[in-house]
RNA sequence: GGAGUUGGCCGGGUGACGGCCUUUGCCUUCGGGCAUGGGAGGAAAGUCCGGACUUCACAGGGCACAGUGCCCAGUGAGAGGCGCAAGCCUCAAGCUGGGGCGAGGCGACUCGACGGAAAGUGCCACAGAAACGAAACCGCCUCGAUUCGUCGGGGUAAGGGUGAAAAGGUGAGGUAAGAGCUCACUCCGAGGCGUCGCAAGGCGUUUCGGGGGCAAACCCCGCUGGAAGCAAGGCCUAAUAGGGAGAGGAUGACGCGGCCCGCCGACUCUCCGGGUUGGCCGCAUCAGAUAAAUCGUCACACAAACACAGAAUCCGGCUUACAGGCCGACUCCAACA
Numbered sequence: 001g002g003a004g005u006u007g008g009c010c011g012g013g014u015g016a017c018g019g020c021c022u023u024u025g026c027c028u029u030c031g032g033g034c035a036u037g038g039g040a041g042g043a044a045a046g047u048c049c050g051g052a053c054u055u056c057a058c059a060g061g062g063c064a065c066a067g068u069g070c071c072c073a074g075u076g077a078g079a080g081g082c083g084c085a086a087g088c089c090u091c092a093a094g095c096u097g098g099g100g101c102g103a104g105g106c107g108a109c110u111c112g113a114c115g116g117a118a119a120g121u122g123c124c125a126c127a128g129a130a131a132c133g134a135a136a137c138c139g140c141c142u143c144g145a146u147u148c149g150u151c152g153g154g155g156u157a158a159g160g161g162u163g164a165a166a167a168g169g170u171g172a173g174g175u176a177a178g179a180g181c182u183c184a185c186u187c188c189g190a191g192g193c194g195u196c197g198c199a200a201g202g203c204g205u206u207u208c209g210g211g212g213g214c215a216a217a218c219c220c221c222g223c224u225g226g227a228a229g230c231a232a233g234g235c236c237u238a239a240u241a242g243g244g245a246g247a248g249g250a251u252g253a254c255g256c257g258g259c260c261c262g263c264c265g266a267c268u269c270u271c272c273g274g275g276u277u278g279g280c281c282g283c284a285u286c287a288g289a290u291a292a293a294u295c296g297u298c299a300c301a302c303a304a305a306c307a308c309a310g311a312a313u314c315c316g317g318c319u320u321a322c323a324g325g326c327c328g329a330c331u332c333c334a335a336c337a
Stems, first nucleotide, its partner, number of pairs: 001333010013300006020039003024035004041308001045319002048317005053229004060261004065225005070099006078091005100114001101112004115220002120218002122214003137160002139156007168186006188209009233281004243272006255263001
């Protein structure tokens, strides 16, 4: 100097003038005015995961359904238990660090839904003869026919060709040619033993076996999970009132919301007609509700002020979008000293 890898941060600043929403205080002719403080994000987004909170009935169980899946340590919104207390223990979406295994890269490093494909079912586009209880297009071997150009039957998965993937690999034996057909080593699967490691697992040895891939296809195994969500829900008010008709129900209705068992124990459903069409809370440590506020103009410095994007119950994660800029660590290549 060139090409890369990776961690983090910012994503506008200052001033003047003007505007919008809002807290508190004071004034008011009740219309408002003045003073004072606050006013979007790293993702406020998608609503994917977990939690708080609320209602459904503070019994429970099974099936179904959903989520999840290597190991160790730390952390984690919160929840539960123990304790007089200080505190300790357990669970928890995930996150961080280190490690194991597999894949990619010369490397820094990156990726993995990382239990099971040797339980069963299913799928494997195009191409190809054949995509899995194997298959014969070319080739090879063999037999027969022959007009000597070839044609037909059989054998064969070593070679060619197709494909993302072709029936484990190398060598030897074997054979008409071949083939795990046989043998040795190896790869792989399951198990035993030894050894190292907290563990996942590594290494060595040995026995049995002979196997395409896909489980983010169904499925099987382990673990976890009640459902619905702030349009939850609570209060004020006659406004879930009170009334009429019908149906079901102690032979058990309604119900914790797909089904069953179980539990509970007197109401439930439909229609008619009537009333309301509001307010407050939930709701935030000083943004905050109405669906609506959270900004504009100018000046200055500068290369320039421009990207994605606008809170709606709250909190912790994940994912996705993003102009431009800043800081740190590291790798490879080349040249020079």